Transfer RNA from a bacterium, 74 nucleotides, folded computationally.
The RNAcentral record of the sequence draws on ENA.

């Protein structure tokens, strides 16, 4: 240097152009329950989807550069 993959909540994954609202597990937070913890049970916060830009009536998703880890090849 090339060429390829993977970047979405704190953590781990899902979603592959359109049902306003980006969904779930674990974890936090709260409440009930317990003598205390735990375990259930219900509730809430939290991601403008690695960063700019483009295509489109609409982009987490398609294109293009850029950053960051991975394999590979030289």
């Nucleotide at each position: 240097g090339c060429g390829g993959g993977u970047g979405u909540a704190g953590c781990u994954u899902a979603g592959c152009g359109g049902u306003u609202u980006a969904a779930a597990g674990c974890g936090u937070c709260g409440c009930u329950c317990u003598g205390u913890g735990g375990c259930a049970g219900c509730g809430a916060a939290g991601a403008u989807c690695g960063u700019g830009g483009g295509u489109u009536c609409a982009a987490a998703u398609c294109c293009c550069a850029u950053c960051a880890c991975c394999c590979g090849c030289c």
Its Rfam family is "tRNA". Rfam links the family to the GO term triplet codon-amino acid adaptor activity. By type it is a transfer RNA.